About this RNA: A computed fold for a 75-nucleotide RNA from Tolypothrix sp. NIES-4075, annotated as transfer RNA. The prediction has a mean pLDDT of 81. Its Rfam family is "tRNA". Rfam classes the family as a transfer RNA. RNAcentral holds the sequence, with entries from ENA. Lineage of the source: Bacteria > Cyanobacteriota > Nostocales > Tolypothrichaceae > Tolypothrix.
RNA sequence: UGCCUUGUAGCUCAGUGGUAGAGCAGUCGCCUGUUAAGCGAACGGUCGUAGGUUCGAUACCUACCAGGGCAGCCA
Numbered sequence: 001u002g003c004c005u006u007g008u009a010g011c012u013c014a015g016u017g018g019u020a021g022a023g024c025a026g027u028c029g030c031c032u033g034u035u036a037a038g039c040g041a042a043c044g045g046u047c048g049u050a051g052g053u054u055c056g057a058u059a060c061c062u063a064c065c066a067g068g069g070c071a072g073c074c075a
Base pairs, nucleotide, nucleotide: 001071002070003069004068005067006066007065010024011023012022013021018055027041028040029039030038048064049063050062051061052060
C1' cells in the first nucleotide's frame, strides 16, 4: 500500500429493501420460612461515522473510522 472479513441492547448474536429481535445480565413481581432455581412482566437501540440510490436502507453503492486475517513493498 492492496484485498477479504467483522461493527446491531451492558454482553453473545439473529435480522439480505417495508417502521429491529432473541438469549444472558440488570430491574420489578409471583413462588419459597430465606436464598438459589423456576415462572411472569416491563425496561433497554441516533443499527460504527458521513454521504448517495430508492416511495422506503440495519440490508445496496461510495468514502472514512475501529477490530481481525491475507498478500505485497522497503531494509